This is a predicted structure of a 430-nucleotide RNA (Bacterial RNase P class A) from an Anaerolineales bacterium. Its Rfam family is "Bacterial RNase P class A". Gene Ontology terms of the family: ribonuclease P activity, tRNA processing and dimeric ribonuclease P complex. The model forms 96% of the base pairs in the Rfam consensus. The organism belongs to Anaerolineales, within Bacteria.
[in-house]
RNA sequence: CAGGUUAGCCGGGCGAUUGCUGGCUGUGAAAUAACGGUCAGAGGAAAGUCCGCACUCCUCAGAGCACGGCGCCGGGUAAUUCCCGGGGCGGGGACGCCCGCAAGGGUCACCUGCCGGAACGGGCCACAGAGACAAACCGCCGUCCACGGACGGUAAGGGUGAAAAGGUGGGGUAAGAGCCCACCGGCGGUCCCAGUAAUGGGGCCGGCCAGGCUACCGCCGCCAGGAGCAAGGCCAAGCAGGGACGACGACUGUUUCGACAGGAGGGAAGCUGCUCGUUUCCCGACCCGAUUUUAUCGGAGAGAGUCCCGGGUAGGCUGCUUGAGCCGGAUGGAGACGUCCGGCCUAGAGAGAUGAUCGCCCAGGCAAAGCAGCCGUUGAGAAACGGCUGGCUGGCUGGACAGAAUGCGGCUUACAGGCUGAUUUGAGGA
Numbered sequence: 001c002a003g004g005u006u007a008g009c010c011g012g013g014c015g016a017u018u019g020c021u022g023g024c025u026g027u028g029a030a031a032u033a034a035c036g037g038u039c040a041g042a043g044g045a046a047a048g049u050c051c052g053c054a055c056u057c058c059u060c061a062g063a064g065c066a067c068g069g070c071g072c073c074g075g076g077u078a079a080u081u082c083c084c085g086g087g088g089c090g091g092g093g094a095c096g097c098c099c100g101c102a103a104g105g106g107u108c109a110c111c112u113g114c115c116g117g118a119a120c121g122g123g124c125c126a127c128a129g130a131g132a133c134a135a136a137c138c139g140c141c142g143u144c145c146a147c148g149g150a151c152g153g154u155a156a157g158g159g160u161g162a163a164a165a166g167g168u169g170g171g172g173u174a175a176g177a178g179c180c181c182a183c184c185g186g187c188g189g190u191c192c193c194a195g196u197a198a199u200g201g202g203g204c205c206g207g208c209c210a211g212g213c214u215a216c217c218g219c220c221g222c223c224a225g226g227a228g229c230a231a232g233g234c235c236a237a238g239c240a241g242g243g244a245c246g247a248c249g250a251c252u253g254u255u256u257c258g259a260c261a262g263g264a265g266g267g268a269a270g271c272u273g274c275u276c277g278u279u280u281c282c283c284g285a286c287c288c289g290a291u292u293u294u295a296u297c298g299g300a301g302a303g304a305g306u307c308c309c310g311g312g313u314a315g316g317c318u319g320c321u322u323g324a325g326c327c328g329g330a331u332g333g334a335g336a337c338g339u340c341c342g343g344c345c346u347a348g349a350g351a352g353a354u355g356a357u358c359g360c361c362c363a364g365g366c367a368a369a370g371c372a373g374c375c376g377u378u379g380a381g382a383a384a385c386g387g388c389u390g391g392c393u394g395g396c397u398g399g400a401c402a403g404a405a406u407g408c409g410g411c412u413u414a415c416a417g418g419c420u421g422a423u424u425u426g427a428g429g430a
Stems, first nucleotide, its partner, number of pairs: 001426010012361007020041008043401001047412002050410005055228004068223004072086005087115006096107004116219001121217002123213003137158002139154007166184006185209002187206008232318004241309005248301001251262004265283007287299005325344008362399001364397003369393003372389007
């Protein structure tokens, strides 16, 4: 210098014009209207919604079961399936060291995957194979006979397979076998030492020799109510519901005798501060009771309209952004992280604002026009021509993934380009 791995960080800047959202504010009697001013306005992942919390409502006397999740040990944290440190097993593995004639192997920093239990029980283990857990296909051995088979013994040998019932040697046997013995390996029990622990090291005892899968059921231990800001709270048109008040009609005309039209008067509302006035709408029939009986009174019923009531739709307000907050310093810790001090306020939309268009600059990229440097050829030289580099000037280009929606901590996924640290390989130089 170039590349790999890994950890962390940044992820365009400044300005102009014009929009959008929010806060404050000016002119308006006032307003959420109108027109202005000013300030602020997306991310490292705002994403996936996979974990864990805060917050809210529902339910709630307590406990358990079921369902679900998690699973080596210690620590961190509000909490976690996250993070830090450690342990065991497995995979890769540079330099160095060791073994080897060599090929190669071992060890190790470092990187990385996994983690309750398979010795409660059940289940499964493709193909092949006799057999996938306590197995007889071939072989070996014994017995019998009809001489090639039957029955029995046997896990030493062959064969199958990813995996076949500890390994080597000896004894033993009809043949064999931990059947017995020595050494090695594993497992279980027990004791000692180190460690907070997981675990590591060692001694003794026991022939105990046990296949794999828990990302299959089940078992053991631990954790866990449910729904989610469209949570929830407040206000509340219109329509529908409930209640109160409420004039109840002389008379005239027409009539197909059902009714229709007008209308003195009365009721309600609007106009208004009040009255008057005016405008609009309404004032039906049947029924029941009593009496002074072709009428009156009362009840029931009833329309315009007004008022009240509860729930509550549209809509509005709130929740809403001051928070396990950010920045700086000090300090404890190996680290995750904690403590203290000082400073700061930094989006809040609601079908969902944060946009668009320019100018200048910057990282990076491209080409090679001019200058420069180097090399080659020609030449006596000056220089010319060709090539390389990409240092200077100029040119062209140029910024990914992506878009808040109650907030926060993690994880995962996407990402042009750049910076820094560690480690490692290669090349060149001293």